[in-house]
RNA sequence: AGAUCUAUAAUUUAACGGUAAAAUAUACAUCUGAUAAAUGUAACUUAAUAGUUCAAUUCUAUUUAGAUCUA
Numbered sequence: 001a002g003a004u005c006u007a008u009a010a011u012u013u014a015a016c017g018g019u020a021a022a023a024u025a026u027a028c029a030u031c032u033g034a035u036a037a038a039u040g041u042a043a044c045u046u047a048a049u050a051g052u053u054c055a056a057u058u059c060u061a062u063u064u065a066g067a068u069c070u071a
Stems, first nucleotide, its partner, number of pairs: 001070007010024004018054001026042005047063005
C1' cells in the first nucleotide's frame, strides 16, 4: 500500500427487512435472628455518519476501532 472479517445492555451470546431477546451481573423488595441461596420487580443495548425502503441490527457507501492475509 492492497484485500478480507468483526463491532448488539456492565459481560457472554440471539434476532426471515416487520414491537431488539435471553443468561449472568446490578438496584429494590420478599424470605432469614443475620448472611448466602431462592423468588419477584425494575433499569440498562444495535460502533459513528449518510443513503435505499412504508419499515434497517439486517441492504449500500464512507469513517472509526480491532483481528487476519498478501506484497

Transfer RNA from Rhodomonas salina, 71 nucleotides, folded computationally. Rfam family: tRNA. Model confidence (mean pLDDT): 83 of 100.